[in-house]
Context: one part of a larger RNA
RNA sequence: GGCACCCGGUGGAUGUCUAGGCGCUGGAAGCCGAUGAAGGACGUUGCAGGCUGCGAUAAGCCUCGGGGAGCUGCCAAGCAAGCCCAGAUCCGAGGAUCUCCGAAUGGGAAAACCUGGCACGGGUCAUGCCGUGUCACUGCCACCCGAACACAUACGGUGGUAGAGGGAACCAGGGGAAUUGAAACAUCUAAGUACCCUGAGGAAGAGAAAACAAUAGUGAUGCCCCUAGUAGUGGCGAGCGAACGGGGUAGAGCCUAAACCUCAAUGGUGGAAUAGCCGGCAGGCGUUGCCAUUGGGGUGUUGUGGGACCUGACAGGAAGAGCUGCUGAUCUUCCAGGGAGUUACAAAGCUCGCGGAUAGCCGAAUCAUCUGGAAAGAUGAUCCACAGAAGGUAAUAGUCCUGUAGGCGAAAUCCGUCAAGCCUCCCGUCAGUGCUCCCGAGUAGUGCGGAACCCGUGAAAGUCCGUACGAAUCUGUGGGGACCACCCCAUAAGGCUAAACACUCUCCAGCGACCGAUAGCGGACCAGUACCGUGAGGGAAAGAUGAAAAGUACCCCGGGAGGGGAGUGAAAUAGUACCUGAAACCGCGUGCCU
Numbered sequence: 001g002g003c004a005c006c007c008g009g010u011g012g013a014u015g016u017c018u019a020g021g022c023g024c025u026g027g028a029a030g031c032c033g034a035u036g037a038a039g040g041a042c043g044u045u046g047c048a049g050g051c052u053g054c055g056a057u058a059a060g061c062c063u064c065g066g067g068g069a070g071c072u073g074c075c076a077a078g079c080a081a082g083c084c085c086a087g088a089u090c091c092g093a094g095g096a097u098c099u100c101c102g103a104a105u106g107g108g109a110a111a112a113c114c115u116g117g118c119a120c121g122g123g124u125c126a127u128g129c130c131g132u133g134u135c136a137c138u139g140c141c142a143c144c145c146g147a148a149c150a151c152a153u154a155c156g157g158u159g160g161u162a163g164a165g166g167g168a169a170c171c172a173g174g175g176g177a178a179u180u181g182a183a184a185c186a187u188c189u190a191a192g193u194a195c196c197c198u199g200a201g202g203a204a205g206a207g208a209a210a211a212c213a214a215u216a217g218u219g220a221u222g223c224c225c226c227u228a229g230u231a232g233u234g235g236c237g238a239g240c241g242a243a244c245g246g247g248g249u250a251g252a253g254c255c256u257a258a259a260c261c262u263c264a265a266u267g268g269u270g271g272a273a274u275a276g277c278c279g280g281c282a283g284g285c286g287u288u289g290c291c292a293u294u295g296g297g298g299u300g301u302u303g304u305g306g307g308a309c310c311u312g313a314c315a316g317g318a319a320g321a322g323c324u325g326c327u328g329a330u331c332u333u334c335c336a337g338g339g340a341g342u343u344a345c346a347a348a349g350c351u352c353g354c355g356g357a358u359a360g361c362c363g364a365a366u367c368a369u370c371u372g373g374a375a376a377g378a379u380g381a382u383c384c385a386c387a388g389a390a391g392g393u394a395a396u397a398g399u400c401c402u403g404u405a406g407g408c409g410a411a412a413u414c415c416g417u418c419a420a421g422c423c424u425c426c427c428g429u430c431a432g433u434g435c436u437c438c439c440g441a442g443u444a445g446u447g448c449g450g451a452a453c454c455c456g457u458g459a460a461a462g463u464c465c466g467u468a469c470g471a472a473u474c475u476g477u478g479g480g481g482a483c484c485a486c487c488c489c490a491u492a493a494g495g496c497u498a499a500a501c502a503c504u505c506u507c508c509a510g511c512g513a514c515c516g517a518u519a520g521c522g523g524a525c526c527a528g529u530a531c532c533g534u535g536a537g538g539g540a541a542a543g544a545u546g547a548a549a550a551g552u553a554c555c556c557c558g559g560g561a562g563g564g565g566a567g568u569g570a571a572a573u574a575g576u577a578c579c580u581g582a583a584a585c586c587g588c589g590u591g592c593c594u
Base pairs, nucleotide, nucleotide: 001593002592003591004590005589007587008586009585015579016544017543020515021514022512023511024510025509026508027507028506029504030503031166032165039101040100041099042055043054044053046079047078049075050074051073061095062094063093064092065091066090070083071082072081106115107114108113116135117134118133119132120131121130122129137163138162139161140160141159142158143157144156170201171199172198173197174196175195181188185235211218212217222249223248224247225246226245232240233239253496254495255494256440260298261297262296263295264294265293266292267291268290269289276285277284278328279327280326281325282324283323303474305439306438307437308436309434310432311431312430313429314428316335317334318333319332320331321330337427338426339425340424341423349422350421351420353418354416355415356414357413358412360408361407362406366381367380368379369378370377383398384388390402391401392400445469446468447467448466449465450464451463455481476491477490478489479488480487531538532537551578554565555564556563557562
C1' cells in the first nucleotide's frame, strides 16, 4: 500500500407520515367603489421583533342574540396588572370609530408628503396656533346671466343627478399576426386563434318569421344528441365542413310607427259669412275657422292580410262636463262585474305566513383479565344501531372524546323564480261593405369594390359593409340557390323579452385505481419572501425529538465549544446539529497478501 471483515464518522437516499397542493361533483354567491374601493404606508398590546387583528375610541367601543367557565390572539415561555356565573373570553347579526396614500377629487408633488381659500368652533389681551366641515373634472337636466350681432347662440354662473377606479374566467363588439401544415412555397392552412382596445352582466348574446319546407307540413330563440365527417368546398392539395329532418332540455310572449280623433305651441291663409262653437229648435259668442310643422294624449299592431274610416245590431247603476235652455248622442269620474301584475307586456311598495342563509342545541350503547411504558390489541362475557362516515385519545375503539343517523333552533340582517292580503293596472263586443286612407325611404333593389356564410367568384342565390344611382303601399312587397313561368311561404327597412346552456377570484358540503416534501401550486415552513436586475421582469432553498418536555437538577474536565458521570424516558446510537439513517467519501481494530 492492497483485499476482506467488524465497529464508527460523514452524508441525507429510502421507508413511514401530513399540516399543503391537484382534479372534480353538488349547492351558494356572482360584484366592490366619491357614504372614498381594490391595494398599501404608518401606527396600535404594560414589557412587543415578526405575523394576525384593529385605526388616535387603534389584538379594540356599543346594542341584540348564541354559549356556559374560564379569559387577556399566534410564534412564545415569563413577569406585572386585571376581567369573569350580576355570565367574561369566544361565535353570529346590526351599528360606531376608521390616521395617511391610492380613481384621489382644494392646489402641488419624487405615493403614504408639502401647502391654501371659505364657514363654524376652541385657545390667546391680540397675532401666530388647533379642530370640524367644505372647495377637482366631465356628461345630462333645470334655471340665471349674457357677447361679437337686433333676436339668438357661444362664454360664464347656480342647483340637481350620474360618471371616473378595481376585479379570475365566462360574453358581445372593434382591430388582428406569425411560427406551423401543405413533407419546399405564393392561393390555402394555422385562425378570425394568440394578442390589443371598448362595453356589459350575473350571465352575455340570440329571439317571436319579409323563416323553413315541398304537394305533406312545421310554427320565436338558445343549448345537447343524431343527421355526418354526409352534401359540399378545396393549388379538388393539405385541409375545411354545413343544413333540412328526427330525438331531448326549457318554454312566453309583447310594445310601438302610420292612417283617424283630440289638446297645446308656432307659422301661413281667410276675411264678418249657409265656412266655426256635437246633432235638432231658440238665443248668444267670435283673432272663431281652414292649412302646415312640432310635441303630448287616445286609437292601432296584422298575413285564413290587418287597421283607420263608414253602416248596422246588442250592451249594468250613479254623478258630472261642453257658450246657455230642452232633448238625443258623446266624453269623464265613481261603484258593480270580469281579468291581470312587479323578469318583457305600466309601476312603487307594505304586512302576515312558509322555506332558506348568517351563531348554535339534543343525540344510543362496555366491562373484566392478560401482555405491554401505554390497550383501542388478545381472551372472556355484554350492549346500541335510521348511528359499523371520519378524526382523536400513550399500538388497531360502533359502545372514551369530537362526531355520525335522526331531530330541533334566531332578537337582528339578508334571500325566495313560495303563498295570501293590502295595493296597482286594464276592459265594449259582433257583423257588413271596400269607392277612400294607412301599413316603418335615400330604405328595398341594381351596377361596381369587398367581407362573412360548408360555398377560395364560381352557374352563386340569401346576409353585411363601402360607393353611384334609386322604387312600390295589398291589383303592394320579399323569398323558395343564376334566371323565367306556375304554385307555395312570409310581411323587411322600430323596439323589449324570463327559462333551458358559458365561467369560477370566492363561500359551504363532499369525492378521487390524484401527489406525498427533487413529488404536489413557485410557495405544506412568516413566499411572490430572501436574492438577482436601472427596469420590464426573474425567483429559490427550507417539513418530522418524544405519548408527554418529562428538553438532562447535581458533580467532574474545559476559557468556551464539547464531553464524562448522575437523572428523565419504553427507548438518549430519540438530546432540540434530534424518526428511519442507504451510497459516494474518511477512519479505528483484526486477519491475509506484498